Description:
A computed fold for a 547-nucleotide part of an RNA from a Paludibacteraceae bacterium, annotated as large-subunit ribosomal RNA, domain I. The coordinates come from a structure-prediction model, not an experiment, and the mean pLDDT is 85. Lineage of the source: Bacteria > Bacteroidota > Bacteroidia > Bacteroidales > Paludibacteraceae.
Context: one part of a larger RNA
């Protein structure tokens, strides 16, 4: 040397666990901010560091409540103190809150530098402190006040308001691509997608027919279903793709301009034109001024304000068991009982309805908050009839032309929207019904408002998982967006388990030795000792056996 046994040693695989994720539902709440935010830097502790909580009143103040013996967060002990005169702790409201940051007094390489005014205040004086105010820009309001008479720019003063952060989420709106696909690729697609950037709420957006339909009719929007991958569109390629109806969800209407009338202002040709305020009045089986008749009441509210009840943000009560074996330990077994509107769960030295904490049910709030049943006030309301006159939204609809969005790619291409030129009618009126035209029907642009049904989830509360279980699950079960790399923008780790209890090994020994070992000692175990299990790789020791 090689085999095989048995015994270590490295080693960290497997099993068991979970303090952390992960999705999904159901509620809730959907915002903070110059009254200085989100996010920080720098303190603050007897006590060096990290974490956590605070902020020169600093691991804290005060006050109101709840609670009832322990406490002075955590690594984590020690030392000193606190507390039945009620402490720690847990809710409510406040107060204190340094120095960046929208940062806002100027200024700057964030966490710094350097002022002005006014008051105070300290020194004999000077110098020094202390508090306030001092940005910008929009609205309102006022002083003042130029070329330049009035005037207006412009300067100031004082008021209110915006600026900035998230939730990489969800709406709208304004730009707006390419890889792809098309088996190449150019109209096409991908896609009005990504992504910029505006704005806004808790929802936003759309909304009360110039809609559809179809000779019957329906009667704002908005979502779901189906309608249908159908009509259609299309280098008819690749795709792209309705829409009425039909069932559901929720359900709500309404306000101006205009005619007329009242009243006030300018303006100037002095009888007219602009223009403010009140009235009036808002629609299509056409309405309204108008004229005449009639009613004063009846029904309603999405505005204010207030407010039962109810819920949020601490809480409190809460049933019923013993003994006897094993064992380190009883919840396991055994005997023999009990509770139950509680036999979910979890924890206690092994599997507990009856030890604990809870569950079931039941009650509880001084302080904030939230919801709003009903009340008050405010505001809103109608009809008949009549037809002479008047109005019914103008640089508008509608044309050309060029483009876009409608599922529709220019197509017979309606309708809608934008650029540019152009351009109408006011009920005997206009728009539509997919080129056009009658015919017949339907509606009534060119101003605005609008809950609910929809649409996310960054937190909060409950709950659920044929989720995950430490190479998994978050990147982060652990001082993780940390250590660490990078000029920077950005990358971005690894790493959980002693034991029921530290009972964490007093004391001796060996040794240069706080290393490591032997004893001894704790434990149910120390081959549980810096640790649960402890698989191969790999390396030994020591016996047998081959050569």
């Nucleotide at each position: 040397g090689g085999c095989a046994c048995a015994c270590g040693a490295c080693g960290g695989a497997u099993g068991c666990c979970u303090u952390g994720g992960c999705a999904u539902c159901g509620g809730g709440a959907g915002g903070c901010g110059a009254a200085g935010a989100a996010g920080g830097a720098c303190g603050c502790g007897g006590a060096a560091g990290a974490c956590u909580g605070c902020g020169a009143u600093a691991a804290a103040c005060c006050u109101c409540g709840g609670g009832g013996a322990g406490c002075u967060g955590u690594c984590a002990a020690c030392g000193a103190g606190c507390u039945u005169u009620g402490a720690u702790c847990c809710g409510g409201g406040g107060g204190u809150a340094u120095c960046c940051g929208a940062a806002u007094g100027g200024g700057a390489c964030a966490a710094c530098c350097c002022a002005a005014u006014a008051u105070c205040u300290u020194u004999c004086a000077u110098a020094g402190g202390a508090u306030a105010u001092u940005a910008u820009u929009g609205g309102c309001g006022g002083a003042u006040g130029a070329a330049u008479a009035c005037a207006u720019a412009g300067u100031c003063c004082g008021u209110c308001a915006a600026g900035g952060c998230c939730a990489u989420a969800c709406u709208c709106a304004g730009g707006g691509a390419a890889g792809u696909g098309a088996a190449a690729c150019a109209u096409c697609u991908c896609a009005g997608u990504a992504c910029c950037u505006g704005a806004a709420g808790g929802a936003g957006a759309a909304g009360a027919a110039a809609u559809c339909a179809a000779u019957u009719g329906a009667g704002a929007u908005u979502g779901c279903g189906u309608a249908a991958g159908u009509a259609g569109u299309g280098g008819c390629g690749a795709g792209c793709g309705a829409a009425a109806g039909c069932g559901c969800a929720a359900g709500a209407g309404c306000c101006u301009a205009a005619a007329c009338c009242g009243u006030g202002a300018a303006g100037c040709u002095u009888g007219c034109u602009u223009u403010g305020c009140g009235g009036g009045g808002u629609u299509g089986c056409g309405g309204g001024a108008c004229c005449g008749g009639g009613a004063c009441g009846u029904g309603g509210u999405a505005u204010u304000g207030g407010a039962a009840c109810g819920g949020c943000u601490a809480g409190g009560a809460g049933g019923a068991g013993g003994a006897g074996c094993u064992g380190g330990a009883a919840a396991g077994c055994u005997c023999u009982g009990c509770c139950a509107u509680a036999g979910c769960g979890g924890g206690u030295g092994a599997u507990a309805g009856c030890c604990c904490c809870a569950u079931a049910u039941c009650c509880g709030a001084a302080a904030g908050c939230c919801u709003g049943a009903c009340c008050a006030a405010a505001c809103c309301u109608a009809c008949c009839g009549g037809g002479a006159u008047c109005c019914c939204a103008a640089u508008u609809a509608g044309g050309a032309c060029g483009g876009a969005g409608c599922a529709c790619g220019u197509g017979a291409a309606a309708c809608u929207c934008c650029g540019u030129c152009u351009g109408a009618a006011u009920c005997c009126g206009g728009g539509g019904a997919g080129a056009c035209c009658a015919c017949u029907c339907u509606c009534c642009a060119a101003g605005g408002c609008u809950a609910a049904a929809u649409a996310c989830u960054a937190c909060c509360c409950g709950a659920u998982g044929a989720c995950c279980g430490a190479u998994a699950g978050u990147g982060a079960a652990c001082a993780a967006g940390u250590a660490c790399c990078g000029c920077g923008a950005g990358g971005g780790a690894a790493a959980g388990g002693c034991g029921a209890a530290a009972a964490g090994a007093a004391c001796c020994g060996c040794u240069g030795u706080u290393a490591g070992c032997g004893g001894a000692g704790u434990g149910a175990a120390a081959c549980a000792g810096a640790c649960c299990u402890g698989a191969a790789a790999u390396c030994g020791u020591g016996u047998g056996u081959c050569c």